[in-house]
Context: one part of a larger RNA
RNA sequence: GCCUACGAGUUACCGUUGUUAGCAAGGUUAAGUACUUCAGGUACGUAGCCGUAGCGAAAGCGAGUCUGAAUAGGGCGUAUAGUUAGCAGUGGUAGACGCGAAACCGUGUGAUCUACCCAUGGGCAGGGUGAAGCUGUGGUAACACACAGUGGAGGCCCGAACCGGUUGACGUUGAAAAGUCUUCGGAUGACCUGUGGGUAGGGGGGUGAAAGGCCAAUCAAACUCGGAAAUAGCUCGUACUCCCCGAAAUGCAUUUAGGUGCAGCGUUGAUUUAGUUUUAUAGAGGUAGAGCUACUGAUUGGAUGCGGGGGGCUUCACCGCCUACCAAUUCCUGACAAACUCCGAAUGCUAUAAAAUGAUGAUCAGCAGUGAGGGCAUGGGUGCUAAGGUCCAUGUCCGAAAGGGAAAGAACCCGGACCAUCAGCUAAGGUCCCCCCCAAAUAUAUGUUAAGUUGAAUAAACGAGGUUGUACUGCAUUGACAGCUAGGAUGUUGGCUUGGAAGCAGCCAUUCAUUUAAAGAGUGCGUAACAGCUCACUAGUCGAGCGGUACGGCAUGGAUAAUAAUCGGGCAUAAACAUAUUACCGAAGCUAUGGACUCUACGGAGUGGUAGGGGAGCAUUCUAUGGGCGUCGAAGGAAAAUUGUGAAGUUUUCUGGAGCGUAUAGAAACGAAAAUGUAGGC
Repeated sequence: GCCUACGAGUUACCGUUGUUAGCAAGGUUAAGUACUUCAGGUACGUAGCCGUAGCGAAAGCGAGUCUGAAUAGGGCGUAUAGUUAGCAGUGGUAGACGCGAAACCGUGUGAUCUACCCAUGGGCAGGGUGAAGCUGUGGUAACACACAGUGGAGGCCCGAACCGGUUGACGUUGAAAAGUCUUCGGAUGACCUGUGGGUAGGGGGGUGAAAGGCCAAUCAAACUCGGAAAUAGCUCGUACUCCCCGAAAUGCAUUUAGGUGCAGCGUUGAUUUAGUUUUAUAGAGGUAGAGCUACUGAUUGGAUGCGGGGGGCUUCACCGCCUACCAAUUCCUGACAAACUCCGAAUGCUAUAAAAUGAUGAUCAGCAGUGAGGGCAUGGGUGCUAAGGUCCAUGUCCGAAAGGGAAAGAACCCGGACCAUCAGCUAAGGUCCCCCCCAAAUAUAUGUUAAGUUGAAUAAACGAGGUUGUACUGCAUUGACAGCUAGGAUGUUGGCUUGGAAGCAGCCAUUCAUUUAAAGAGUGCGUAACAGCUCACUAGUCGAGCGGUACGGCAUGGAUAAUAAUCGGGCAUAAACAUAUUACCGAAGCUAUGGACUCUACGGAGUGGUAGGGGAGCAUUCUAUGGGCGUCGAAGGAAAAUUGUGAAGUUUUCUGGAGCGUAUAGAAACGAAAAUGUAGGC
C1' cells in the first nucleotide's frame, strides 16, 4: 500500500412542540392484590399527578384580587379544553456521536542499571627522575656550609594491563536502541575493581566534586494499578438513494476576539393580508458642486497708512520733521477648508394617490446553520491619492455556479446546467494557415502607420525639420523662399577705460550724421591689438509657391532584472490601427421535438447549489400473521441478460449441497473510502 472483518447521535428518566388514538370538565393510575390460556395478559387498586380560579410576601378574600385613605388610577387575572398513551423533532441530567492529551490525586513496587556511603577482599609490565635522612671527605672555635656516595620520597615523569572517551572517519531500516577503527587523557591515586549491605518511613522523596545529572534503554518529579469513559471552547473522522427550498461570514454583549448568548439572514407548519416597482404630489435634510465685503479660520498682489515699532535728521534734553521699512482698518484684485456656509443638487428616505405585478409581505410555533469571508466597480478614511495592504459604505459576483470567451486563471466579459437529440438562431468573442480536440471573410468602403509600432495587458516628465489632418496668419509674376554672382562704404581707431580696446573684455549714449540700390557706431568666428572670414541690409540671376503659429491622429527617443526567447506559436506591411457596413461562426443562453418530476387559480409556471431545514423511498438482521419455494437442488459463490430516475430488483447458466423468499405490520448492536482508525492476511 491493497484485501477482508470490525468501527461513531445510543439508552434511561424529566421537559417542550407536532402528530396519531382513547376519554373529555374531566383525564389517568403507581406500588400492590387476585385470576390466568404464562402473555412484557386480564381484572381490581383513586394513594398520587395534571386540568377545571385567580390575586397577594402572608393572614386572607375571591371573578376578582393586590397596592392604596380611596368607590381613583395602575399590576396580574376573568371569554373555558384538557388529560393519558404511542411515534417523530428538539432541550436538560447522565461518559451522551466516536477516538485523542499533557496533567492532578491515592495505594503499592523498585538502588541486580546508576549516584553516594559502610564492611571485607583483589589489581596496577617495564623504564626514568633522584627529596629528606644517613655515611665519608673538606670546612668551622663549635655550628653552619660545600662536595662525593648512600638512600628511595612524590595526588612526580614516559608507557602496557586497567579506567576513561579528546579528534577524525565509518556506521545512522547499524554488527550495536551509543558501536568500530584512528588519535588522545589518567595509569601509587580525590586510583580501579569483586562480593555483601545501606540510603534509616526512597517519588516533592533519595543521591549528587552540581550537569537538573542519576534513581532498571523511562526523570524540571520513576514505575504499577486505581479515581477514570478526568477534562479537551481544540484537531481528525462520522457509513444508502431521489425530490423541494436554501443561507451566513453582519450588529450588540462577553476574562471576549478561531468560543458563546440575543437579533439579522434559511427552512417547515399554522394563521393572516399585505409586499414590490413605476408615475404624480407633499415633506424632512445640508452631501456633490459652488461660494466667501455671508460668518469662522487661512490667504496673492496693489492702494490707504490709525496706533506703535525700526531707521534717519535735529537737540544737553524735551519737542519736532522725514521714510521705496513692519503694519491695523477700509477699497480693488486672486484664490482655500472633514470638524467654514449667504447658497445648493442628483440619488436615497417618509407619507398619500393611481397603475402595473401576482404570493414576493406580516405574526406565532418547531428545527437550524452562520457570526475567519474574498475579488471587482464606485464614494471615502488610513497608508506614500503604495500594496493581491487595511477599515467603512453602495452594488455585483465567487463563496455555494457548471457552460462559452479572455492561450493558461475562484470572482473580468457573455450567460444561470431537470434528461435526451449527428436540429435551428444568437451573446461575449471571433472569421489567412497550423498547433488531437480550431468553427467562420485573404469581405466591402475611406483613411493612418514603416515603428514588426502593432497583432490581450506594460509607462512619464522631457526631447525631435518622422509623417499626416484642421484652423489662423505673413511674403509672393510690381518676381517671394532657397541657391549662385556682386556690394556690405565714409566721419571713425565714436567717447571713456586701459599696457592695448580699432564694430566685436567692459562702461556711456538725441547708437548720431554723410554717400547710397544697400550697408548696425555692428549678428557670430577670429587677433596681444590690428588684420582676416561672416551676418543683417541691397542689386542681379532664376521663375512659383515659400515661411510662421496653434490644436489633433499615428509613429520616434527616453526604455534597465535576474535559466533563452516569443503577439499562445508560425507568421503578417496587413492577417496592424481608426471609422462605417454586410455575411458567417460561436454557449449547457433562446427555439424545436420527445420524456421525467414539483406547484397550480388547470391557463400555465418551474426543476445549479455548500452549511442547513423539509418530504418520499431502497437495502440489511430479527419478530408476528397470511400465503409459498426447496435433494426433480435452498442459502452462499461466478458470469451474462434485463427492469427501475436512483438506492436496488428480477431472470438464465455454472458452482454449491440444506435451508430460504414473498405480502402486511413491528423492532433495530441497520448501510464505510477515509478517523497518521483496530485486528488478521498478502